[in-house]
Molecule: transfer RNA
Organism: Methanothermococcus okinawensis
RNA sequence: GCGGGGGUUGCCAAGUCUGGCCAAAGGCGCUAGGUUGAGGGCCUAGUCCCAUAGGGGUUCGGGGGUUCAAAUCCCCUCCCCCGCACCA
Numbered sequence: 001g002c003g004g005g006g007g008u009u010g011c012c013a014a015g016u017c018u019g020g021c022c023a024a025a026g027g028c029g030c031u032a033g034g035u036u037g038a039g040g041g042c043c044u045a046g047u048c049c050c051a052u053a054g055g056g057g058u059u060c061g062g063g064g065g066u067u068c069a070a071a072u073c074c075c076c077u078c079c080c081c082c083g084c085a086c087c088a
Base pairs, nucleotide, nucleotide: 001084002083003082004081005080006079007078010028011027012026020068029047030046031045032044033043034042035041048057049056050055061077062076063075064074065073
């Protein structure tokens, strides 16, 4: 350099093709509670931010675009992995 795959919430990892039901499945972790003599395990709830609540705000590597609406489509760009090429 060429081809392919990937970057999502504290971590892992779905979702992307075929836009909306998405603050975004599931697991781990964490917090609280239940169970237990206790710990573990198991169960329940919570776990982006604001709010008593209804609700509101922001987000999917970064930037831009399309659209009523983007994690999802398009363009540019950064980074990682694999193969090939190149070099030696």